[in-house]
SAM riboswitch aptamer (S box leader) from a Syntrophomonadaceae bacterium, 108 nucleotides, folded computationally. The model forms 97% of the base pairs in the Rfam consensus.
RNA sequence: CUCUUAUCCAGAGCGGAGGAGGGACAGCCCCGAUGAAUCCCGGCAACCGAUCGUUAUGAUAAAGGUGCCAAUUGCUGCGGAACUAAUAAGAGUUCCGGGAGAUGAGAG
Numbered sequence: 001c002u003c004u005u006a007u008c009c010a011g012a013g014c015g016g017a018g019g020a021g022g023g024a025c026a027g028c029c030c031c032g033a034u035g036a037a038u039c040c041c042g043g044c045a046a047c048c049g050a051u052c053g054u055u056a057u058g059a060u061a062a063a064g065g066u067g068c069c070a071a072u073u074g075c076u077g078c079g080g081a082a083c084u085a086a087u088a089a090g091a092g093u094u095c096c097g098g099g100a101g102a103u104g105a106g107a108g
Stems, first nucleotide, its partner, number of pairs: 001108008013041001015040003021031003025077004042069003047065002050060003073100001078097007
C1' cells in the first nucleotide's frame, strides 16, 4: 500500500510541558492566547489477548498489544422515498441505501 471482515448517536482530567494551530479531503460550520498541534501523566472503552462458561449467543476483570478522550465519523459530498413552501429554476426537512474516512483483527 491492497484485499477480507467487524464497529463508528455511549464513554473519557478545571493535571504538567508546549507554544499556533486544529476538526482526513472539498464546501460549510465550528474549536483555539479563558491557550491549538505535539509530548508526559491521567482516564474511557473492551477489538486482540486473559479467566470462566455455552448448542450458539455470553459473563468477569483489565496485566499485556492497539484504539480513543469538543460537536453522531461536527454536517453535507452519490442515489432513492415521503413531505414543506414555491409559477418555475432551484431550495429545505425527515428517512433508507451507498460512497469516502477512521479503528481493530486477519491475509497478501
The organism belongs to Syntrophomonadaceae, within Bacteria.